[in-house]
RNA sequence: AGAGUUGGCUGGAUGAUCGCGGGGUUAAUUUUUUAACUUUGAGGAAAGUCCGCACUCCGCAGGGCAAGGUGCCGGCUAACGGCCGGACGGGGUAACCCGAUGGCAAGUGCAACAGAGAAGUGUAUUGUGGUUCAGCCCAUGGUUGAACGGCGAGCGUGAAACGGUGGUGUAAGAGACCACCAGCAGAGGCAGUAAUGUCUCUGGCUAGGCAAACCCCACCUGGAGCAAGGUCAAGCAGAAUGUCGUCUGGUCCGCCAGACAUGAGUGGCUCGUUCAAUUGGCAUUCGGGUAGACUGCACGAGGCGCCCGGUAACGGUCGUCCCAGAUAGAUGGUCAUCGGCCAAAAAGUUUUUAACUUUUCGGCUUUACAGAAUGCGGCUUACAGGCCGACUCUAGCG
Repeated sequence: AGAGUUGGCUGGAUGAUCGCGGGGUUAAUUUUUUAACUUUGAGGAAAGUCCGCACUCCGCAGGGCAAGGUGCCGGCUAACGGCCGGACGGGGUAACCCGAUGGCAAGUGCAACAGAGAAGUGUAUUGUGGUUCAGCCCAUGGUUGAACGGCGAGCGUGAAACGGUGGUGUAAGAGACCACCAGCAGAGGCAGUAAUGUCUCUGGCUAGGCAAACCCCACCUGGAGCAAGGUCAAGCAGAAUGUCGUCUGGUCCGCCAGACAUGAGUGGCUCGUUCAAUUGGCAUUCGGGUAGACUGCACGAGGCGCCCGGUAACGGUCGUCCCAGAUAGAUGGUCAUCGGCCAAAAAGUUUUUAACUUUUCGGCUUUACAGAAUGCGGCUUACAGGCCGACUCUAGCG
């Protein structure tokens, strides 16, 4: 100097002027409300609605099955499918990045084309060897055909062919056998909290891929959601149809208790349990009224800072701060300056068709992505421009 990897911050500032929402103070005011002053007022993603929870409700909300989610180990957290660290696998020269990472000898299933054959494939007509018979010839032999055996080594197909290399052996071959290696299984040693790594011995010769296929295993899971809920005010008009059981005991004869059966109880089925049963309840249909006000509503698993512990995520002590709460939905408009960005021109410097610096002039500046609506912790996606740090590789100089 170039190429790359990775982490963090920002994404305008000041002044003037006019205009909005919340809180507070003061004054006026019959109530209502008005005015002045002061203070505060969108995000790193507010987006997606993909996860987890807080909170609220479901007539006591318990168990089981089904269903769904997660899936290496350890740690963090209120929790998570998140984060941090590590192991293993893959990519990259490397920094670093990615991983849907439990189980395929538990069972079932899937794989086009090519190929003899795709999981226990094989009756392999491409090939090679043997035996028997027949024919021919250049006749110790060679060759052709048929039948019966053997082989899976070579060549080939394919993404992938039932271990690899070297030998023994054979008619020809093959873990058929042997040596070494890889893999698998078993028994142990060492290191580590563990995932796992490494070493020794024995064995049989070796059992492909897909579980983001069904499935098996381990762990987890009530449901609905701020339009959840709560309070107040106002207002009307109910009607029709159907159904609401049996037995036993007691009785003050009103009814009470129990059992069975029925119905209802915030995902499905089931067990249990609770409640209900004629002044009433349940189901269906028709018809009417209400849509207003307040609350929930922001002091929190809160923000920031020093220090301590920890490899880190994160945790702890202390200090400090209060930083939106709207409800047709506020946080804005204009001007000027600075800063920043873009384009043009001139000059200078350097390693000279490129980069940097200075000056002039012009344009833009809510110029990027984009706006709260119960809240918080994450993940994912989008982002013009600018700034800072660490690391890797290449080339040159000292």
Molecule: Bacterial RNase P class A
Organism: Chloroflexota bacterium